[in-house]
Context: one part of a larger RNA
RNA sequence: GGACGAACGCUGGCGGCGUGCUUAACACAUGCAAGUCGAACGGGGUGUGCCGGGUAGUAAUACCUUGUACAUCUAGUGGCGAACGGGUGCGUAACACGUGAGUAACCUACCCCGAAGUCUGGAAUAACACCGGGAAACCGAUGCUAAUACCAGAUGCCCUCCUCUGAUCGCAUGAUCGGUUGAGGAAAGUUUUUCGCUUCGGGAGGGGCUCGCGGCCUAUCAGCUUGUUGGUGAGGUAAUGGCUCACCAAGGCUUCGACGGGUAGCUGGUCUGAGAGGACGAUCAGCCACACUGGGACUGAGACACGGCCCAGACUCCUACGGGAGGCAGCAGUGGGGAAUAUUGCGCAAUGGGCGAAAGCCUGACGCAGCAACGCCGCGUGGAGGACGAAUGCCUUUUGGUUGUAAACUCCUUUCAGCAGGAACGAAAUUGACGGUACCUGCAGAAGAAGCCCCGGCCAACUACGUGCCAGCAGCCGCGGUAAUACGUAGGGGGCGAGCGUUGUCC
Numbered sequence: 001g002g003a004c005g006a007a008c009g010c011u012g013g014c015g016g017c018g019u020g021c022u023u024a025a026c027a028c029a030u031g032c033a034a035g036u037c038g039a040a041c042g043g044g045g046u047g048u049g050c051c052g053g054g055u056a057g058u059a060a061u062a063c064c065u066u067g068u069a070c071a072u073c074u075a076g077u078g079g080c081g082a083a084c085g086g087g088u089g090c091g092u093a094a095c096a097c098g099u100g101a102g103u104a105a106c107c108u109a110c111c112c113c114g115a116a117g118u119c120u121g122g123a124a125u126a127a128c129a130c131c132g133g134g135a136a137a138c139c140g141a142u143g144c145u146a147a148u149a150c151c152a153g154a155u156g157c158c159c160u161c162c163u164c165u166g167a168u169c170g171c172a173u174g175a176u177c178g179g180u181u182g183a184g185g186a187a188a189g190u191u192u193u194u195c196g197c198u199u200c201g202g203g204a205g206g207g208g209c210u211c212g213c214g215g216c217c218u219a220u221c222a223g224c225u226u227g228u229u230g231g232u233g234a235g236g237u238a239a240u241g242g243c244u245c246a247c248c249a250a251g252g253c254u255u256c257g258a259c260g261g262g263u264a265g266c267u268g269g270u271c272u273g274a275g276a277g278g279a280c281g282a283u284c285a286g287c288c289a290c291a292c293u294g295g296g297a298c299u300g301a302g303a304c305a306c307g308g309c310c311c312a313g314a315c316u317c318c319u320a321c322g323g324g325a326g327g328c329a330g331c332a333g334u335g336g337g338g339a340a341u342a343u344u345g346c347g348c349a350a351u352g353g354g355c356g357a358a359a360g361c362c363u364g365a366c367g368c369a370g371c372a373a374c375g376c377c378g379c380g381u382g383g384a385g386g387a388c389g390a391a392u393g394c395c396u397u398u399u400g401g402u403u404g405u406a407a408a409c410u411c412c413u414u415u416c417a418g419c420a421g422g423a424a425c426g427a428a429a430u431u432g433a434c435g436g437u438a439c440c441u442g443c444a445g446a447a448g449a450a451g452c453c454c455c456g457g458c459c460a461a462c463u464a465c466g467u468g469c470c471a472g473c474a475g476c477c478g479c480g481g482u483a484a485u486a487c488g489u490a491g492g493g494g495g496c497g498a499g500c501g502u503u504g505u506c507c
Base pairs, nucleotide, nucleotide: 001507002506003505004504006503007502008501009500010499013379014378015377016376017375018374019372020371021337026335027334028333030332031331032330035080036079037078040077041076043074044073045072046071047070048069049068050067052065053064054063055062056061087290088289089288097214098213099212100211101210102209103208106207107206108205111203112202113201114200115199116198117197118196119153120152121151122150128143129142131140132139133138158185159184160183161182164179165178166177167176168175169174189195216262217261218260223253224252225251228250229249230248231247232246233245234244235243265287266286267285268284269280270279271278272277292313293312294311295310296309315326316325317324318323343369345368346367347366351365352363353362354361355360382412383411384410385409393402394401395400416448418443419442420441421440422439426434451496452495453494454493455492456477457476458475462491463490464489465488466487472479473478
């Protein structure tokens, strides 16, 4: 000098774009953050219409009601989603990340392309009814019922496994394409425009696993290791593999730093620097890890699952003391910690996501608004003229100097802010939270808008008074003990300017 997610002191007019718990991965009141589909299914509620019945009435009609049709809503069964999106950085020195390969050792719901099919039956169960237990959470018994829920059988373009066998190819295990014997394997309907379902092949996108190389400190850590290293066999997995197990062998790593300890999410990047390098890893983007702490599996194409389940633990809450409920490192917000970090806002209008045939519903993702000079950028606080130079202040050798064209005064302008009127783009269409916002036009009047630090040298800017090694200053050198340009105040000056200084950290 530059930089900052900064803080503190003094000061503070406006706008645009960004950014905003770096500390306690501390504890959390309250609300919201993941639903959707009635065009899968049975039932229930409400409304309307119709037929029938009943009551009242002479009748019109009113009311009640069995049934049925339509509309609409929906607790439950079922499907898809909930594994995305959002948060945090505890752990992790590791194939976690980055980069480049391999997978002849693998998986993939939804989507796209291609081929073939969608046949015949069955048994349940929730809802519901009724009974019971419990303070509650909730649970049990009996009976009934539906499906795109579940099960059995048929068929097999095909697929898998087994037996035998042929051709081609490969870096090894081997792969690909055929033939053959036997065994096994499907399906679901709904709606009238259709959307689906099953099997197989391919694709796209996504993921798993393996390997080469790369990136912290420490030797005041020198030896480490028994599933350890390898083999055979088996189990397990989508898949290779000590991943696990039985047996066998005695191996494997290490001064090119094993093992141990400390620290730490990694990267694209950011800051600095001429570069080499050094430091850092907020915001944004990619990957990883985690979800009160520890462990476990279930479901599923996908989880060992933030707003799912089970167990244990700590904590908080309810309780009829028998037993239950909870998890903000989602968005707001509260307490606490701290030098320090915002609203319990508006909207699904846009973009994107989930479900749905669609209308649409949901979406604290997101789009916006609010707060904060926290940062960057831009603008303003007026412009021109105006004296041998008012007044005041300060200094003075008492003559003057300086404040100073500064003011007054004259003329002019109106950015921004203010007031009034109009008024968008963002949406192709009916749909705009932002928002009567940006922007445009008009009006009035210099009107509403300047501070902070410094002036001994480094370092740009000097005098007076007060003080008297006191009070104080100070980044270093050092100032202050009676004329202090170094302390305090004033005048003057210098620097920067809606900021200016100080502190901290990095280069």